[in-house]
């Protein structure tokens, strides 16, 4: 000067990632509440027990949500950002006992480099909207081809890649 090896800080990817706020539409003229008008006698409040409670039901009429789920914009946090898998534990009813489903918390380098656009599937009230497998073009980083740069072309993964910085080893 060169190459490993761990590590420390710092830093790129771009319709990049999360977060709460506001606001706007969905949900929905539905849930219900009210009046009246008709039918009905067995049930309804997740499943079981127990205890309570309501009669129900459709039809008009007046009044009429909200929650989860989204879009948007500026702010904040950021670059394994952060999502998804599994496992545990929590939470919703007057109590007991269990189930899905959501959801929220903790571990897990088990999967994903990035958004986008398309099948399917699941999650949603939902032809929004989220998620995951596949597919495809795009994009960023890196390897070879190739003596280099750029183009092109294969491949690989973020356990990755780019600058410093000192440690240790090796030439």
């Nucleotide at each position: 000067c060169g190459c490993u090896u761990a590590g420390a800080u710092a830093g790129a990817g771009g319709c990049g990632c999360g977060g709460g706020u506001u606001u706007c539409a969905u949900c929905a003229g539905u849930a219900c509440a009210u009046a009246c008008c008709g039918g009905c006698a067995a049930g309804g409040c997740c499943a079981g027990g127990c205890a309570g409670c309501c009669g129900c039901c459709g039809a008009u009429g007046u009044g009429g949500a909200a929650a989860g789920g989204g879009g948007a914009a500026a702010c904040c946090g950021c670059c394994g950002a952060a999502g998804g898998g599994c496992a545990g534990c929590a939470u919703u009813c007057g109590c007991c006992u269990g189930a899905a489903c959501a959801u929220g918390c903790u571990g897990u380098g088990c999967c994903u480099g990035g958004g986008c656009c398309g099948u399917c599937a699941g999650a949603g009230a939902a032809g929004a909207u989220c998620u995951g497998c596949c597919g495809g073009a795009c994009u960023g980083u890196c390897a070879c081809a190739u003596a280099a740069u750029c183009c092109u072309g294969u491949g690989a993964a973020g356990c990755g890649c780019u600058a410093u910085c000192g440690a240790a080893g090796c030439u």
Molecule: Lysine riboswitch aptamer